[in-house]
The prediction has a mean pLDDT of 75. Predicted 3D model of a 161-nucleotide RNA (c-di-AMP riboswitch aptamer (ydaO/yuaA leader)) from Fontibacillus phaseoli. The sequence is in RNAcentral, with records from Rfam.

């Protein structure tokens, strides 16, 4: 040199998930969720349960196998018993392909166009919950480095002299 990887700083992403004081026991702001009257809406719930956080719903498939059924064949005196793999249909899981939607700092934050790349999961309450003022109540976590152009705008905020 160059690559990995680790540890501290510093500067950003997604997300509500930050920031002060503290005797470290917690507490307050301040962003976020849920429950919960009237009106007003719903006529539904009854296992095919319903709901809730979140951008993460919806569909399709000449793919791979498991399962279940129906015809077929085999064994049997005969078969509703067994076996078989040849067809055909559901199911549900993988695995692909779209898709509501959603994300992307090279220099402060907001709003616009155009390409390009990512995501499109997960997980909770437990039979129960539209909406909802007073009031109740909970959370403050995790996981990363994810971009180039063009035009500007009127705010708010940092610095600097």
């Nucleotide at each position: 040199u160059u690559u990995a990887u680790a540890u501290a700083g510093u500067g950003g992403c997604c997300g509500a998930a930050u920031u002060u004081c503290u005797a470290c026991c917690g507490a307050a702001a301040a962003c976020g969720g849920g429950g919960g009257a009237a009106c007003c809406g719903a006529u539904a719930u009854u296992u095919a349960g319903g709901g809730g956080u979140g951008a993460a719903u919806u569909u399709c498939g000449u793919c791979u196998g498991u399962u279940u059924c129906a015809c077929g064949g085999g064994u049997u005196c005969c078969a509703u018993a067994c076996c078989u793999u040849g067809u055909g249909a559901a199911a549900a899981a993988g695995c692909g392909a779209a898709u509501a939607g959603g994300g992307c700092a090279g220099a402060c934050c907001g709003c616009g166009c155009a390409a390009g790349c990512c995501c499109g999961a997960a997980u909770c309450c437990g039979u129960c919950a539209g909406c909802u003022a007073a009031c109740c109540u909970c959370g403050u976590a995790g996981g990363c480095c994810u971009u180039u152009g063009c035009a500007g705008c009127a705010g708010g905020g940092a610095c600097c002299a």